[in-house]
This is a predicted structure of a 140-nucleotide RNA (FMN riboswitch aptamer (RFN element)) from Frigoribacterium sp. Leaf164.
The same sequence occurs in records of 2 taxa.
Its mean pLDDT, the model's own confidence on a scale to 100, is 80.
NCBI's taxonomy places the organism under Bacteria, Actinomycetes, Micrococcales, Microbacteriaceae, Frigoribacterium.
It matches the Rfam family "FMN riboswitch aptamer (RFN element)". Its family is annotated with FMN binding in the Gene Ontology.
The sequence is in RNAcentral, with records from Rfam and Ribocentre.
RNA sequence: AACGCGCUCCGGGGUCAGCGAAAAUCUGAACCGGCGGUCACAGUCCGCGACCCGGUGCGGCCCCCAGACGGUGGUCGCCCCGGUUGAACCGGUGGAACUCCGGUACCGACGGUCACAGUCCGGAAGGGAGGCAGCGCGGG
Numbered sequence: 001a002a003c004g005c006g007c008u009c010c011g012g013g014g015u016c017a018g019c020g021a022a023a024a025u026c027u028g029a030a031c032c033g034g035c036g037g038u039c040a041c042a043g044u045c046c047g048c049g050a051c052c053c054g055g056u057g058c059g060g061c062c063c064c065c066a067g068a069c070g071g072u073g074g075u076c077g078c079c080c081c082g083g084u085u086g087a088a089c090c091g092g093u094g095g096a097a098c099u100c101c102g103g104u105a106c107c108g109a110c111g112g113u114c115a116c117a118g119u120c121c122g123g124a125a126g127g128g129a130g131g132c133a134g135c136g137c138g139g140g
Base pairs, nucleotide, nucleotide: 003138004137005136006135007134008133009131010130015029016028017027018026030119031118032108033107034048035047036046037045043106044105052083053082054081055080057078058077059076060075061074062073063071064070088104089103090102091101092100110122111121112120
C1' cells in the first nucleotide's frame, strides 16, 4: 500500500404557449436523465436502486379466550428472501464504441388534481444502489 471492520458525510434532473369554466395533466413546441460495470465517455447494452406485490422471521398494538407464558386471527413497523419493473437504430472514426461524432427515433413507479402528469403537489427532513469523500481500528 492492498484488503477487512466500524463510524461520519455525500448521494436525481426538468415548462412555456394555445384551447377551455377548469389542464404546469390535453394539443404544439421545449426541457430532464440515479448507481456500478463495459477494451473508450451509456436514460435505451449487462446488472443494481427507488415504487409496487408475495413469503419466512422478529417486534408493537388490537382481537379471540374466564384467563394465560395459549390462538392456523387482524393490523402496523423492521431485517432478510423472492417477484414485478420502460426505451435505439443507421452512418462515421477507431485495433476496440448499441457508450464518442453526425442523423433520426424512443422511454419514464405509485397516490393526488374542477381534465388524462417523466417536468406540479404528496409519501419524502424518508429510502437508496453506491462514492478513487473523510476519520478510527485492524492489517505485511